[in-house]
Context: one part of a larger RNA
RNA sequence: GGACGAACGCUGGCGGCGUGCCUAAUGCAUGCAAGUCGAGCGACGCACGUUGGAGGGGUAACCCUCCGGCGUGACGGAGCGGCGAACGGGUGAGUAACACGUGAGGAACCUGCCCCGAAGACCGGGAUAGCCCGGGGAAACCCGGAUUAAUACCGGAUGAUCUCGUCAUGGCGCAUGCCACGGCGAGCAAAUGCUUUUACGCUUCGGGAUGGCCUCGCGGCCUAUCAGCUUGUUGGUGAGGUAACGGCUCACCAAGGCAUCGACGGGUAGCUGGUCUGAGAGGACGAUCAGCCACACUGGGACUGAGAUACGGCCCAGACUCCUACGGGAGGCAGCAGCAGGGAAUAUUGCGCAAUGGGCGAAAGCCUGACGCAGCAACGCCGCGUGGGGGAUGAAGGCCUUCGGGUUGUAAACCCCUUUCAGGAGGGAAGACAUUGACGGUACCUCCAGAAGAAGCCCCGGCUAACUACGUGCCAGCAGCCGCGGUAAUACGUAGGGGGCGAGCGUUGUCC
Numbered sequence: 001g002g003a004c005g006a007a008c009g010c011u012g013g014c015g016g017c018g019u020g021c022c023u024a025a026u027g028c029a030u031g032c033a034a035g036u037c038g039a040g041c042g043a044c045g046c047a048c049g050u051u052g053g054a055g056g057g058g059u060a061a062c063c064c065u066c067c068g069g070c071g072u073g074a075c076g077g078a079g080c081g082g083c084g085a086a087c088g089g090g091u092g093a094g095u096a097a098c099a100c101g102u103g104a105g106g107a108a109c110c111u112g113c114c115c116c117g118a119a120g121a122c123c124g125g126g127a128u129a130g131c132c133c134g135g136g137g138a139a140a141c142c143c144g145g146a147u148u149a150a151u152a153c154c155g156g157a158u159g160a161u162c163u164c165g166u167c168a169u170g171g172c173g174c175a176u177g178c179c180a181c182g183g184c185g186a187g188c189a190a191a192u193g194c195u196u197u198u199a200c201g202c203u204u205c206g207g208g209a210u211g212g213c214c215u216c217g218c219g220g221c222c223u224a225u226c227a228g229c230u231u232g233u234u235g236g237u238g239a240g241g242u243a244a245c246g247g248c249u250c251a252c253c254a255a256g257g258c259a260u261c262g263a264c265g266g267g268u269a270g271c272u273g274g275u276c277u278g279a280g281a282g283g284a285c286g287a288u289c290a291g292c293c294a295c296a297c298u299g300g301g302a303c304u305g306a307g308a309u310a311c312g313g314c315c316c317a318g319a320c321u322c323c324u325a326c327g328g329g330a331g332g333c334a335g336c337a338g339c340a341g342g343g344a345a346u347a348u349u350g351c352g353c354a355a356u357g358g359g360c361g362a363a364a365g366c367c368u369g370a371c372g373c374a375g376c377a378a379c380g381c382c383g384c385g386u387g388g389g390g391g392a393u394g395a396a397g398g399c400c401u402u403c404g405g406g407u408u409g410u411a412a413a414c415c416c417c418u419u420u421c422a423g424g425a426g427g428g429a430a431g432a433c434a435u436u437g438a439c440g441g442u443a444c445c446u447c448c449a450g451a452a453g454a455a456g457c458c459c460c461g462g463c464u465a466a467c468u469a470c471g472u473g474c475c476a477g478c479a480g481c482c483g484c485g486g487u488a489a490u491a492c493g494u495a496g497g498g499g500g501c502g503a504g505c506g507u508u509g510u511c512c
Base pairs, nucleotide, nucleotide: 001512002511003510004509006508007507008506009505010504013384014383015382016381017380018379019377020376021342026340027339028338030337031336032335035083036082037081040080041079044076045075046073047072048071049070050069051068052067053066054065055064056063057062090295091294092293100219101218102217103216104215105214106213109212110211114208115207116206117205118204119203120202122156123155124154125153132145133144134143135142136141162187163186164185165184166183167182169180170179171178172177193200221267222266223265228258229257230256233255234254235253236252237251238250239249240248270292271291272290273289274285275284276283277282297318298317299316300315301314320331321330322329323328348374350373351372352371356370357368358367359366360365387417388416389415390414397408398407399406400405421453423448424447425446426445427444431439456501457500458499459498460497461482462481463480467496468495469494470493471492477484478483
């Protein structure tokens, strides 16, 4: 000198764009943050229409009440079922590791939804939730009986170029092996469902795309005041397990494997694209944004599923908080706001799904604290303003003075002018292709008034740009270093003057 997710002191006009718990991965009141589909299913309620019966009123048309049937529904809350909930959002605790980055490999693998191609969907069955009845419980909720539907579940059929076994042939390779084709045997599908008749769906196989999983080379912290470490340890055979290779697991066998090119141990740490600095080499860092990883009160476990560290799923244990009729239950903000606490320190319990994106749905649409916006904060960067021109008798006042004067100083007053920004009034978008705009009567445009509403902070001994007076008297104080202060202090305090920067200026901390 530069930089900062900064803080502190003094000061503070406007706008744009960003950024904002770095500490306690401490504990959390309240609300919201993941639903959706009636074009899968049955039932209930409600509303409307229609129709039948009974009763009442009326001369009648008709009206009212009750019971029932049928139909309709942008209707309601549950239930079964499907898809989603594994994304999106948060945090950085752990992790020195194939976690990350980069480059290879998988002849050892999986992949819902999506796209392409081929083929198919036959015949049946029994349940169950809900509803109803009964019971237990303070509650959470649970038990029993009866009954019902499906794109829920199950049995049988058919079936391949699919899988497995076996036999044979050909081709290829990087060892295990891979590919193609043929014979025989065995095994496995489906919802002809829904519908507005046009779509959407279902099953099997092959391919693609996307996403994931595994292996390996290389790379990136400190410590030897850590020198030896290791028994599933290293390898083999066999088996189990997995989507898949593998001591991944197990039985048996062998005795190996790693290490001064730093094993093992300890400390620290999420990694990267990047950011800051520097001429570069390098050094330091890893906020925001993006990719990957890990975690979700702490520890453990599996289930479901195409996919799970399953944040707003389940089970067990623990700590903590809450409810309780003391028998037993409920909970997990490192989602968005917000509260307490900690701290030098970090924001609104806001608006909207209008846009972009996501889930579901044929669609209309619903949901979306993702996101888009607004609010708060000079926290940062950038831009603008606080006026411009003239104006000497160099006014008054202040300060200094050798008492002549000097200086503040064209500075002010005064005259002329302008109106950015802020203020008032009128008009008023784009962002949306369409009916849809939170932002927002915002941006922007026009008009109006009036210099009007808008300047401070630090410094002035040398380094380092800027000097005098008074006060103080080794006191009070200053200070980054050298050092100032003990009676004339340009170094302390105040004033005048000056210098620097300017809506900021200084200080502190950290990095280069």

A computed fold for a 512-nucleotide part of an RNA from an uncultured Acidimicrobiales bacterium, annotated as small-subunit ribosomal RNA, 5' domain. Its mean pLDDT, the model's own confidence on a scale to 100, is 83.